Predicted 3D model of a 61-nucleotide RNA (Fluoride riboswitch aptamer (crcB RNA motif)) from Syntrophaceae bacterium UBA6087. Lineage of the source: Bacteria > Pseudomonadati > Thermodesulfobacteriota > Syntrophales > Syntrophaceae. Model confidence (mean pLDDT): 76 of 100.
[in-house]
RNA sequence: AUACAUUGUGGGGAUGGAGUCCCCCAUAACCGCCCGGCAGGCUGAUGACUCCUAUCAGAGA
Numbered sequence: 001a002u003a004c005a006u007u008g009u010g011g012g013g014a015u016g017g018a019g020u021c022c023c024c025c026a027u028a029a030c031c032g033c034c035c036g037g038c039a040g041g042c043u044g045a046u047g048a049c050u051c052c053u054a055u056c057a058g059a060g061a
Stems, first nucleotide, its partner, number of pairs: 009026005016052006032042003
């Protein structure tokens, strides 16, 4: 100096926040889907679960 492994730390998982768990990344992980492309259209605030906030739809007081 290079390669590999381990540990620690940090970051990430399609629009916000918190907790728990899971996964991934360290020259990256990640940046939704349908269509050959364009145009157009569709689901969802989660990676999963629970809660809060925002948004949308329906019903009741």